This is a predicted structure of a 251-nucleotide part of an RNA (large-subunit ribosomal RNA, domain VI) from Eisenibacter elegans DSM 3317.
Its Rfam family is "Bacterial large subunit ribosomal RNA". Rfam links the family to the GO terms structural constituent of ribosome and ribosome.

Context: one part of a larger RNA
RNA sequence: CGUAGGAAGUUUGAGAGGUUCUGAUCUUAGUACGAGAGGACCGGAUUGGACGAACCUCUGGUGUAUCAGUUGUGCCGCCAGGCGCAUUGCUGAGUAGCUAUGUUCGGAUUGGAUAAGCGCUGAAAGCAUCUAAGUGCGAAACCAACCUCAAGAUGAGACUUCCAUAGAGGGUCGUUAUAGACGAUGACGUAGAUAGGCUGCAGGUAUAAAGUCAGAGAUGGCAAAGCUGAGCAGUACUAAUUACCCGAUAG
Numbered sequence: 001c002g003u004a005g006g007a008a009g010u011u012u013g014a015g016a017g018g019u020u021c022u023g024a025u026c027u028u029a030g031u032a033c034g035a036g037a038g039g040a041c042c043g044g045a046u047u048g049g050a051c052g053a054a055c056c057u058c059u060g061g062u063g064u065a066u067c068a069g070u071u072g073u074g075c076c077g078c079c080a081g082g083c084g085c086a087u088u089g090c091u092g093a094g095u096a097g098c099u100a101u102g103u104u105c106g107g108a109u110u111g112g113a114u115a116a117g118c119g120c121u122g123a124a125a126g127c128a129u130c131u132a133a134g135u136g137c138g139a140a141a142c143c144a145a146c147c148u149c150a151a152g153a154u155g156a157g158a159c160u161u162c163c164a165u166a167g168a169g170g171g172u173c174g175u176u177a178u179a180g181a182c183g184a185u186g187a188c189g190u191a192g193a194u195a196g197g198c199u200g201c202a203g204g205u206a207u208a209a210a211g212u213c214a215g216a217g218a219u220g221g222c223a224a225a226g227c228u229g230a231g232c233a234g235u236a237c238u239a240a241u242u243a244c245c246c247g248a249u250a251g
Stems, first nucleotide, its partner, number of pairs: 001152001005163007015149004021049007033038001051106005059100004066093005071086006110144003117137004169246004173189005194239003197235005203228003211222004
């Protein structure tokens, strides 16, 4: 921009893409078969491999949020306690998020029309013949079925509801995240829990400082405290103010 008024929502599916894998064990059954040696089809069950998708409860990784320990040096007048720099200084842990090697799930089933092949009926050719007329079965291939996208499918579809300038709806702007390079998408804007703050909690770290006790001292105890808390709730304290723009032919 189009889809012959303008919108919001829900959809149909022309078409397109994806998937399509496979082993072993047990059983049927030491059965059928076979002199024996050996040894099944068909069917049922279990458990794997590779591949794929989703997810983070578990196992781990990361985790320059966080907590603790610690070295050198500078500074906060000194002690104590801290801060800066040194690859995040180094080291040990680690929430959320993101992740695989982790967890869950998937390729199941069924139908249609067939291939090779196997047939039925059956002439030409009094027989025979699956084929010539007719007709049946038959595969991981094909078409559906399963999953995803999909009306720019210009063939532009359908349904529901709303609107007539006193205007449906959309946008700008702001607070933002389950979204994100930017646009876009989603939530919210006081009739409010959208983000921050505050309060509480799950979780993390590991016993803060000061004091006191024990010890010759390093250190340890009193004491799971302190510090955090990307997660989950509650709470209008702060910021989402006021306002503005676009917007239709009931033909």